The RNA shown here (FMN riboswitch aptamer (RFN element)) has 144 nucleotides and comes from Arthrobacter sp. 260. Of the family's consensus pairs, 100% are formed in the model. The sequence was found by an Rfam model in a public genome assembly. The coordinates come from a structure-prediction model, not an experiment, and the mean pLDDT is 86.
RNA sequence: AACAUGCUCCGGGGUCGGUGUAAUUCCGAACCGGCGGUUAUAGUCCGCGACCCGUCCGCUGUCAGUGCUACCGCGCUGGCGUGGCCGGUUGAGCCGGUGAAAUUCCGGCACCGACAGUUAAAGUCUGGAUGGGAGAAGCAUGUG
Numbered sequence: 001a002a003c004a005u006g007c008u009c010c011g012g013g014g015u016c017g018g019u020g021u022a023a024u025u026c027c028g029a030a031c032c033g034g035c036g037g038u039u040a041u042a043g044u045c046c047g048c049g050a051c052c053c054g055u056c057c058g059c060u061g062u063c064a065g066u067g068c069u070a071c072c073g074c075g076c077u078g079g080c081g082u083g084g085c086c087g088g089u090u091g092a093g094c095c096g097g098u099g100a101a102a103u104u105c106c107g108g109c110a111c112c113g114a115c116a117g118u119u120a121a122a123g124u125c126u127g128g129a130u131g132g133g134a135g136a137a138g139c140a141u142g143u144g
Stems, first nucleotide, its partner, number of pairs: 002143007010135001015029004030124002032113002034048004043111002052088003056084004061080008093109005115127003
């Protein structure tokens, strides 16, 4: 060098106007883009995270049923809650140019955006979230 263990910290962005009883949800115009990868820089290529669904396993959790017991209580089954592994689901881009190389740069024209709530339909408001997390940075110890 590398490897192992532990710790600290960081880790999501975006609106104005019009109409209307009422809309940041409709209409018009705008704005935003997590993480790792990629012979060249990515919302739209590949993969991951979160949200959502499910099997299985666990819990000094909770409720019900049931068996045992002198009492405290213990066991089993099922529902709910909660944690973990694994699995499922999960949106969207083409053309031209430059170049050794770019669906990533430049030019052009497009497209996409969970769930719940809301006196009117949401990528941008409110909420789960002062959460979680892919991962980034740094430090310590040990082997070497």